[in-house]
Context: one part of a larger RNA
């Protein structure tokens, strides 16, 4: 020196564990904000750096309930206190709530600076202090009021509202490229990502100018088929329906116009415009107007009013509130049943015997507990606030509809449609219908008009150019309950731990590492070595200290001590 063995050091793997994550199910909720939000800054404790809580009333104040013996958060200690006259704690309601932030009196390098008006305090008086108001925009009303006579613009005041935030879902306005086509340009990716605006708990869509095909259906939305079919497509890559069928859920309505009545404005005095009320809402056309027939009561010439009857309703069809009841949410509460012996530090283990069960879910307890604890099954419970439902009050409607005949008054116009240029439709201009824009043309109007995939005829279906509409559908920042052939600390969230922290970057932004003594701190009094509050040896605790806070287990690399063999 090598190989081996034994015992150590270092090191952190592995095993076991879980406070944390991940995914899902059901229900709730999707709240917030000028009555100042979300999010922060700075403060508040006897001692107080951080977190949590709170706001100069500052780890809290008041009140109403729950609860019942301890309490002054994480978090020790000392001190000082509170509490059966019910504290701490839990829940409902309220008060306070500095400064910044939409931030809104003006400014500003956020958490700061400087004001004006009114009222009050203080001062002999000013300075000073406190409270309230003072942003902008929109709408309504009022007062004023130019050039310029009336007027208008403008100015001022009052009232009401808006503004900002929010994970995903939704609608709209814009809108890529990497990629695929084995290149690439039409095409694809994809109307995706992303940007902007806007809304709601959902949103959007929606009551046929729809489909269909000689038979019929009857608003919309979503799901399963139809079907990777018919089609589209440098007919490449690829894109990709509908009819119809089966389900989920179901709900239908209101205007404009004709006509009637009333108000206002303008003036050429009988028109025009406008507002309000009635009327009216459709396609086997409907409505208006006129005539006739037929059906509550009373008053009134009439318009209309009253009673009664009938019907409906606040998620559309008009709209608000109150009361009662029921159920639920936000604290809680009752809740069965085990003994002995053995092992052990400890019994929840073993043996023997017993009991409960509408409860043998789960978690904890010194090892593995139906009967020890919290709970579980099953019951019960709210002063207050809130949600939902029902009933009543309440509100609204009808009281004239129905039928027949006549009249031809109305039924959404720079619209439909056409040309050109684009876009959307599964459909790339194609034979290209349909829908939507831009530019230019430009109808009919019920003896009318649109559609049925160029176009025409026949036939059929429907009635555009106004509007509203629940449910079935989408999502999960969040709350409650539960589940997992999900992870178990290099995993699972980036984050199990004071993490979006430390740290990096001018900035946008990037972004960690880091869990485990023990059942219980019983966390080693006292003695010794040593320069030492380092470390160690005794002693003591403990089942264990090679469990000593650098703490469960403690692999390997690496480093030693001792020893066997070989050289």
């Nucleotide at each position: 020196g090598g190989c081996g063995u034994a015992c150590g050091g270092u090191g952190a793997a592995u095993g076991c564990c879980u406070u944390g994550g991940c995914g899902c199910u059901a229900g709730a909720a999707g709240a917030c904000g000028a009555u100042g939000a979300a999010g922060g800054a700075c403060g508040c404790g006897a001692u107080a750096a951080g977190c949590u809580g709170c706001g100069a009333u500052a780890a809290g104040c008041c009140u109403c309930g729950g609860g019942g013996a301890g309490c002054u958060g994480c978090a020790a200690a000392u001190g000082a206190g509170c509490u059966u006259u019910g504290a701490u704690c839990c829940g409902g309601g309220g008060a306070u709530g500095u400064c910044c932030g939409a931030a809104u009196g003006g400014g500003g390098a956020a958490a700061c600076c400087c004001a004006c008006g009114g009222c009050g305090g203080g001062u002999u008086a000013u300075g000073c202090c406190g409270c309230c108001g003072u942003a902008u925009c929109a709408c309504a009303c009022g007062c004023u009021g130019a050039a310029u006579a009336c007027a208008u613009a403008g100015g001022c005041g009052u009232g009401u509202g808006a503004a900002g935030g929010c994970a995903a879902c939704g609608g709209a306005g814009g809108g890529a490229a990497g990629u695929g086509a084995a290149c690439c340009a039409u095409c694809u990716c994809a109307g995706u990502a992303c940007c902007u605006c806007c809304u709601g708990g959902a949103g959007a869509a929606g009551a046929a100018a729809a489909c269909a095909a000689c038979a019929g259906u009857g608003a919309u939305u979503c799901c399963g088929c139809u079907a990777g079919u018919a089609g589209c497509g440098g007919c490449g890559a690829g894109c990709g329906a509908a009819c119809g069928c089966g389900g989920a859920a179901u709900a239908g309505c209101c205007c404009a116009a004709a006509c009637c009545g009333g108000g206002g404005u303008g003036c050429u005095u009988g028109c025009a415009c406008u507002c309000c009320g009635g009327g009216g809402u459709u396609g086997u056309a409907g409505g208006g107007c006129c005539u006739g027939u037929u059906u509550g009561g009373c008053c009134g010439u009439a318009a209309g009013g009253c009673c009664g009857a009938c019907g409906a309703g606040u998620c559309a069809c008009a709209a608000a509130c109150c009361a009662g009841c029921a159920c639920g949410u936000u604290a809680g509460u009752c809740g069965a049943a085990u003994g002995a012996c053995c092992u052990g530090g400890a019994a929840c283990g073993g043996u023997c015997g017993a009991c409960c069960a509408u409860a043998g879910a789960c978690g904890g307890u010194g090892a593995a507990a139906g009967u020890c604890c919290g709970g579980u099954a099953g019951g019960c419970g709210a002063a207050a606030a809130c949600a939902u439902g029902c009933u009543g009050g309440c509100u609204c409607g009808u009281u004239g509809g129905a039928c027949a005949g006549g009249u031809u008054c109305c039924u959404g116009a720079g619209u439909a449609c056409c040309a050109c240029g684009g876009g959307a439709c599964a459909c790339g201009a194609g034979a290209a219908a349909u829908c939507c824009c831009g530019u230019g043309g430009g109808a009919a109007c019920c003896c009318g008009c649109g559609a049925g995939g160029a176009c025409c005829a026949u036939c059929u279906c429907g009635c555009a150019a106004g509007g509203c509409u629940a449910a079935a559908u989408a999502c999960u920042c969040u709350c409650u309950a539960g589940c997992g052939a999900c992870c178990g600390a290099u995993a699972g969230u980036g984050a199990a731990c004071c993490a979006g922290u430390a740290c990096c970057g001018u900035g946008a932004g990037g972004g960690a590492a880091a869990g485990g003594u023990g059942a219980a701190a019983a966390g080693c009094a006292c003695c010794c070595c040593u320069u030492u509050u380092a470390g160690g040896g005794g002693a003591g605790u403990g089942a264990a200290a090679u469990a000593g806070u650098a703490c469960c287990u403690g692999a390997a690399a690496c480093c030693g001590u001792a020893u066997g063999c070989c050289u």
The part of an RNA shown here (large-subunit ribosomal RNA, domain I) has 567 nucleotides and comes from a Deltaproteobacteria bacterium.
Its Rfam family is "Bacterial large subunit ribosomal RNA".
The coordinates come from a structure-prediction model, not an experiment, and the mean pLDDT is 83.
Taxonomically the source falls in Myxococcia (Bacteria, Pseudomonadati, Myxococcota).